[in-house]
RNA sequence: GAAGCAGAUCACCUUAUCGCUUUCCGCAAUAGCGGGAGGAGGAAAGUCCGGACACCUUAGUGCGGUAUAGCGGGUAACACCCGUCGUCCUGCGAAAGCAGGAUAGGACAAGUGCAACAGAAAGUAUGUACAGGUUAAGCUGUAGUGAAACCAGGUAAACUCUAUGCGGUGAAACGUCAUGUAAAUCAGCGUCUGAGGGCUGCACGCCCGAGCUGAAGGGUAGGCGGUUAGAGCUUCCGGGUAACCGGGAGUCGAGAUAAAUGAUAAGGGUCUUUCCUUUGGGAAGAAACAGAAUCCGGCUUAUGGCCUGCUUUUUUU
RNA sequence: GGCCUCGUAGUUCAAUGGAUAGAAUAGAAGUUUCCUAAACUUUAGAUGCAAGUUCGAUUCUUGCCGAGGCUA
Numbered sequence: 001g002a003a004g005c006a007g008a009u010c011a012c013c014u015u016a017u018c019g020c021u022u023u024c025c026g027c028a029a030u031a032g033c034g035g036g037a038g039g040a041g042g043a044a045a046g047u048c049c050g051g052a053c054a055c056c057u058u059a060g061u062g063c064g065g066u067a068u069a070g071c072g073g074g075u076a077a078c079a080c081c082c083g084u085c086g087u088c089c090u091g092c093g094a095a096a097g098c099a100g101g102a103u104a105g106g107a108c109a110a111g112u113g114c115a116a117c118a119g120a121a122a123g124u125a126u127g128u129a130c131a132g133g134u135u136a137a138g139c140u141g142u143a144g145u146g147a148a149a150c151c152a153g154g155u156a157a158a159c160u161c162u163a164u165g166c167g168g169u170g171a172a173a174c175g176u177c178a179u180g181u182a183a184a185u186c187a188g189c190g191u192c193u194g195a196g197g198g199c200u201g202c203a204c205g206c207c208c209g210a211g212c213u214g215a216a217g218g219g220u221a222g223g224c225g226g227u228u229a230g231a232g233c234u235u236c237c238g239g240g241u242a243a244c245c246g247g248g249a250g251u252c253g254a255g256a257u258a259a260a261u262g263a264u265a266a267g268g269g270u271c272u273u274u275c276c277u278u279u280g281g282g283a284a285g286a287a288a289c290a291g292a293a294u295c296c297g298g299c300u301u302a303u304g305g306c307c308u309g310c311u312u313u314u315u316u317u
Numbered sequence: 318g319g320c321c322u323c324g325u326a327g328u329u330c331a332a333u334g335g336a337u338a339g340a341a342u343a344g345a346a347g348u349u350u351c352c353u354a355a356a357c358u359u360u361a362g363a364u365g366c367a368a369g370u371u372c373g374a375u376u377c378u379u380g381c382c383g384a385g386g387c388u389a
Base pairs, nucleotide, nucleotide: 001313002312003311004310005309006308007307009305010304012268013267014266015265016264017263018262020039021038022037023036024035025034026033027032041289045300046299048298049297050296051295052294053170054169055168056167060204061203062202063201065166066165067164068163069162070084071083072082073081074080085105086103087102088101089100090099091098092097106161107160111159112158113155114154123151128143129142130141131140132139174225175224176223177222185215186214187213188212189211196208197207198206232251233250234249235248236247237246238245239244270286271285273284274283275282276281318388319387320386321385322384323383324382327342328341329340330339335372344360345359346358347357348356365381366380367379368378369377
């Protein structure tokens, strides 16, 4: 110098002009004008986990389904995070061991299934070759095949079993205000001998129950709340190996609804390549992934620069 | 916004975790014919991508990518 891995951090800045959007004040009066303040992310993404919150007249029983799986801790909770043990891989080493990484890591000694090819034999276990050995006997050793071979064999990201957990539906939840119409017409079923319904895998049970289904037709298709002050952010002190926890102080930082957060110019900063060069610099160029939609905690994926550590390799001393 | 299902030759479909993934049709070359079609012979072509479990993966698991559908 190059490549890889891990960790941390930033996500261009300032000013001016022209726009978009939320909100406040004034003028105005439902149209707008002027001024002030605020306006995307580390992933806003995938919707993969876990919650908050809301509703379903309980959420009961049985069967089923599904998730997790060494041990301990953290957390509102988790499949997340931290620590540790075991196993495996890589490197170094004579070895002991050390360093880094991965880990869906309960049970095959309940039952069922599966094992291509090779091999005598792949589970009712079988008994090959050579050697040994016995009254006799796979009784003993070695070989060979294979991922696995007298042993309570292997295999559960095979069925299954064990332990623990899980009611369902998701802001199009839900509440509220407004607008409009046809409580009409036709057909079928039903009115306690119960149609139909109660968003829930199936059955039972429980509850409501006088209307329900279809045809053709009439009408509406808007506003507000939920909704941005929260398991919040910054900083200091203390506890803990760590994840994280406790206390003090300060602070308020988007809220659209077909969806705002942009463009231009100047100056500055970073990087790259080319040219000039007095090696100070000058000129030109480039800047990724991507766009909130109820809100949080994680995971995963996409992605540019800078810094730190480790490993490999090359060159020079 | 939420939820579900599916990706195999150009196309339509197969394949219990097991040897070299198999058919039909389309494509290419050849035979036949005066030429074409039909027929016959031969041939090329694929598991969406990346990891993991396993002796072994189209199949099992996870994450991405793509397609289709349901829902006021």